This is a predicted structure of a 107-nucleotide RNA (SAM riboswitch aptamer (S box leader)) from Oceanobacillus profundus. The prediction has a mean pLDDT of 82. It was read from a public genome assembly, where an Rfam model found it. The source organism's lineage runs through Bacteria, Bacillati, Caryophanales, Bacillaceae and Oceanobacillus. Of the family's consensus pairs, 97% are formed in the model.
């Protein structure tokens, strides 16, 4: 990097370096930011997935432990953007797809 399956409303921070933007793309919002934000090292912490453990198994599926691999640690994946449906007073909900984020397996 492509594909395929699951998930994604909880949940977790400071200290050093740096020095203006930043919150996936593109647009409208809103919000974070020299009381230094993104970012990089530390060390902390959080507990999704795999790995463990127990019961259960007819697509397994549930709960327990830790934190071994990976991953997280502003705002619901910050919010909307597409289509359906409801609701109405022109908006206001809900579902779905689309993208994206993580993770296992394959190529």
């Nucleotide at each position: 990097u492509u594909c395929u399956u699951a998930u994604c409303a909880a949940g977790a921070g400071a200290a050093g370096c740096u020095g203006a933007g930043g919150g996936a793309a593109c647009u409208g919002g809103c919000c974070c930011u020299a009381u230094g934000a993104c970012g990089c090292u530390u060390c902390a912490g959080c507990a999704a997935c795999c790995a463990c453990u127990a019961a259960u198994u007819a697509u397994u599926u549930u709960a327990g432990a830790a934190a071994g691999g990976u991953g997280c640690u502003a705002c619901u994946u910050c919010c909307a953007g597409c289509a359906a449906g409801a609701u109405u007073u022109u908006u206001u909900c809900u579902u779905g797809a689309g993208a994206g984020a993580u993770a296992a397996g394959a190529g």